[in-house]
Description:
Model confidence (mean pLDDT): 80 of 100. A computed fold for a 96-nucleotide RNA from a marine sediment metagenome, annotated as SAM-I/IV (S-adenosyl methionine) riboswitch aptamer.
């Protein structure tokens, strides 16, 4: 700065806190990122890498506004930069 907060999906299990919440496990739900699926782009899809999330508030008749939140990949190499390198499913494989 830019995009979403419609939908969707645990009253799970353990810990730590005075509480708010936080952190692990498991599960489950989501294409923001990366990466696949394509010969290439665009759209669409695929939960595999990396995040997040299991149902946000306030104001406003309404339009909308404002708070707030999450996202605009990860690792490794010697701290950063810059370069190099690594890994990324048995799933997708449709349309212009």
């Nucleotide at each position: 700065g830019c995009a979403u907060c419609a939908a969707g999906a645990g009253c799970a299990g353990g810990g730590c806190u005075g509480a708010c919440g936080c952190c692990c496990u498991c599960g489950c739900c989501a294409a923001c990122c990366u990466g696949c699926c394509c010969a290439a782009c665009c759209c669409g899809g695929c939960a595999a890498g990396g995040u997040g999330g299991c149902u946000u508030c306030c104001c406003a008749a309404a339009a909308g506004g404002g708070a707030g939140a999450u996202g605009c990949g990860g690792c490794c190499a010697a701290g950063a930069c810059c370069u190099g390198g690594c890994a990324a499913c048995c799933a997708a494989g449709g349309g212009g």
Overview
Rfam family: SAM-I/IV (S-adenosyl methionine) riboswitch aptamer. Clan: SAM clan. The family has 417 seed sequences and 567 matches in Rfam 15.1.